This is a predicted structure of a 135-nucleotide RNA (c-di-AMP riboswitch aptamer (ydaO/yuaA leader)) from a Chloroflexota bacterium. NCBI's taxonomy places the organism under Bacteria, Bacillati, Chloroflexota. It was read from a public genome assembly, where an Rfam model found it.

[in-house]
This record gives sequence, structure tokens and C1' cells, in this order.
RNA sequence: GAAUAGCAGCAGCCUAAUCUCCAGUACGCUGGAGAGCGGAGGAACCAGACCGUGGGGUGCAUCUCGUUUGCGCGAGAGGGGCAGCUACCAGCCCUAACCCGUCAGCUAACUUCGCAGGCAAUGGCAGAGGCAAAG
Repeated sequence: GAAUAGCAGCAGCCUAAUCUCCAGUACGCUGGAGAGCGGAGGAACCAGACCGUGGGGUGCAUCUCGUUUGCGCGAGAGGGGCAGCUACCAGCCCUAACCCGUCAGCUAACUUCGCAGGCAAUGGCAGAGGCAAAG
């Protein structure tokens, strides 16, 4: 000097996954109430089949091709992102996981559930804004 790891603080990102109040607490969190955000089931009308190798849901996370005895791997298309917002250019990253259990189209009334977890990938240029500090 650099990298890595741990702790703490500030400021952010993905996501519905946040905020307020009360009580308890081993200070990690737990319970309750409210607000907010998100999902599922569920008529009429409309739509519509299946016959099993079932079907369906949350989610950006699907599909095609090649390769392998198989597990897996590779490429492409599509989808979602890269540190406050938008446009353009170039570059880069991800494309999982889980659930229902033979059953669910849409769907008013109605019923019901979740508010967790994680942080991989950046520069240029232009524009419109915000916050803090100092004076």
C1' cells in the first nucleotide's frame, strides 16, 4: 500500500414484504390494534374443454437447439436488473426457488393468506429534480 474478514454508523438497491401506536422482552424479538402494499379462492354473463405422460399457483426466472449413459454442460431467443429519476451509447449480471394435491377460467358480494429474504453486475453523455453542510 492492496485484498479479505468481523463489528458499528450513514446512505442506497432487488422485492408486495413497510409505517404508526400499545404491552412484554433474554434487546434477537414476541403479542395485539390500525394504516398501507401484495396474493389466492369465489356468481351471473362470457369463455372453455379434459381423458393422465393429470392439472394448477407465487415469482423476472420461460422456450428452442446442441451435447452427455445419466447427473450435468454449452449456445441462442425472450424476460428481469446494474446503487436517487429519465433519455441515448457502450459494457456487464441474473434467468432461481418453493407451494397445492386430482382440484381451482373470468368473477360482484363474500372468504382467506403474506409483509420474508437477499444484495450479483458501471461507465460516458445530456436533462429535470431532491437532500445535507457551511456562509